[in-house]
This is a predicted structure of a 93-nucleotide RNA (Glycine riboswitch aptamer) from a Pseudomonadota bacterium.
Its mean pLDDT, the model's own confidence on a scale to 100, is 76.
NCBI's taxonomy places the organism under Bacteria, Pseudomonadati, Pseudomonadota.
RNA sequence: CCGAUCCCUGUGGGAGAGACCGGCCACGCGCACGCCGGCGCCGAAGGGGCAACCACCCCGGAAACUCUCAGGCAAAUGGACCGCAGGGGGAUG
Numbered sequence: 001c002c003g004a005u006c007c008c009u010g011u012g013g014g015a016g017a018g019a020c021c022g023g024c025c026a027c028g029c030g031c032a033c034g035c036c037g038g039c040g041c042c043g044a045a046g047g048g049g050c051a052a053c054c055a056c057c058c059c060g061g062a063a064a065c066u067c068u069c070a071g072g073c074a075a076a077u078g079g080a081c082c083g084c085a086g087g088g089g090g091a092u093g
Base pairs, nucleotide, nucleotide: 001093006088007087008086009085010084011083012082013081018039020038021037022036023035024034040073041072042071046069047067048066049065053061054060
């Protein structure tokens, strides 16, 4: 001097599945929202499990697979992951 993995911030994209049923609240009436109960579903916050594989003295590490505890099933919010910009950091050369 070049500056990786990784972390943070901003921004753009971002799927799936009942605007389910009953009751309550509110309201002039009715819907929606909210609360309670019930059944049906989804997997891409998080969490758990096994595994290819990696490591191995011991302890183990591991998925977008899987389970649905949590979360979600109109919109909003959230959302793994990806792109761009900035910051931290400093491997390798």